The RNA shown here (c-di-GMP-I riboswitch aptamer) has 79 nucleotides and comes from a marine sediment metagenome. The RNAcentral record of the sequence draws on MGnify. Its mean pLDDT, the model's own confidence on a scale to 100, is 88. Its Rfam family is "c-di-GMP-I riboswitch aptamer". Rfam links the family to the GO term cyclic-di-GMP binding. From the family's description: GEMM was predicted in a large-scale screen for bacterial structured RNA regulatory elements.
RNA sequence: AAACGGCAAACCCGAGCGAAAGCCGGGGGCGCAAAGUUACGGAUCUACAGGAGGAAUCUAUGAUCGCCGGACUACCGAA
Numbered sequence: 001a002a003a004c005g006g007c008a009a010a011c012c013c014g015a016g017c018g019a020a021a022g023c024c025g026g027g028g029g030c031g032c033a034a035a036g037u038u039a040c041g042g043a044u045c046u047a048c049a050g051g052a053g054g055a056a057u058c059u060a061u062g063a064u065c066g067c068c069g070g071a072c073u074a075c076c077g078a079a
Base pairs, nucleotide, nucleotide: 006032007031011027012026013025014024016023017022030066036072037071038070040069041068042067043064044063045062050058051057
């Protein structure tokens, strides 16, 4: 620089799960050489329950790996 392919954003649908964030299934493709896996570190989101309060609010045991980093694994190929 290619080739075979892979994943799948927003959005839509669901008699699906959840308090929510969000996840799952189907459609859809914005993009991605790790946009494969992992919640280990940071960061961010939610706040059922719990705390304080007049109100504003605080907090992760929840969530996001397509927010960043680490760890593990990986196709083709100039090399």